[in-house]
């Protein structure tokens, strides 16, 4: 320098072949216990790496940029 992949709640990841995003763990609160843990219930927490385009509408499609991983030179 070139090819490919990835970029979403604190972390690990689903789903939607475009119709305003969920789970598990973690956190907080409650129940349970003499107390802790486990278990059970509830709550809070992201508008989707940044910008632009297409569209009535995009996290998902297209382009550029940034970061990470990987392959080639």
């Nucleotide at each position: 320098g070139g090819g490919g992949g990835c970029g979403g709640a604190g972390c690990u990841c689903a789903a939607u072949u475009g119709g305003u995003a969920g789970a598990g763990c973690a956190u907080u609160c409650g129940c349970c216990u003499u107390g802790c843990a486990c278990g059970c219930g509830a709550a809070a927490g992201g508008u989707a790496c940044g910008g632009g385009g297409u569209u009535c509408g995009a996290u998902a499609c297209c382009c550029c940029g940034c970061g990470c991983c990987u392959c080639c030179a």